[in-house]
RNA sequence: GCCGCUGUAGCUCAAUUUGGCAGAGCACCGCAUUCGUAAUGCGGGGGUUGCCCGUUGAAGUCGGGCCAGCGGCA
Numbered sequence: 001g002c003c004g005c006u007g008u009a010g011c012u013c014a015a016u017u018u019g020g021c022a023g024a025g026c027a028c029c030g031c032a033u034u035c036g037u038a039a040u041g042c043g044g045g046g047g048u049u050g051c052c053c054g055u056u057g058a059a060g061u062c063g064g065g066c067c068a069g070c071g072g073c074a
Stems, first nucleotide, its partner, number of pairs: 001073007010026004028044005050066005
């Protein structure tokens, strides 16, 4: 230099097939329970979907460019 894969909540990952309100588990916060803690139950907060541009009535999803990580080729 070229090719492929990956990038979504604090962490691990769904949602991409077929464009249609951004989700789950764990963690965190509050309450209940307990003499207290853990566990358990109930509730709650938390996201410019790596960045920019484009297509579309509508983009995490489609197109272009860039960045980062991993792998392959040279």